RNA sequence: GGGGGCAUAGCUCAGCUGGUUAGAGCGCUCGCUUCACAUGCGAGAGGUCAAGGGUUCGAGUCCCCUUGUCCCCA
Numbered sequence: 001g002g003g004g005g006c007a008u009a010g011c012u013c014a015g016c017u018g019g020u021u022a023g024a025g026c027g028c029u030c031g032c033u034u035c036a037c038a039u040g041c042g043a044g045a046g047g048u049c050a051a052g053g054g055u056u057c058g059a060g061u062c063c064c065c066u067u068g069u070c071c072c073c074a
Base pairs, nucleotide, nucleotide: 001073002072003071004070005069006068007067010026011025012024013023019057028044029043030042031041032040050066052064053063054062
């Protein structure tokens, strides 16, 4: 220099053929249970979906570009 993958909650990851309200597990907070702790149960908080632009009635999802990271080729 050329090509490709990935980027969604604090962490690990789902998210179908673009569709109305973005989810799970773990973690965190509160409550119940206990003399207390652990376990268990219930509730809750936490997201500019990497940045910017475009297409569309509608984008986490499609297109362009940038950034970060990983892999392959030279």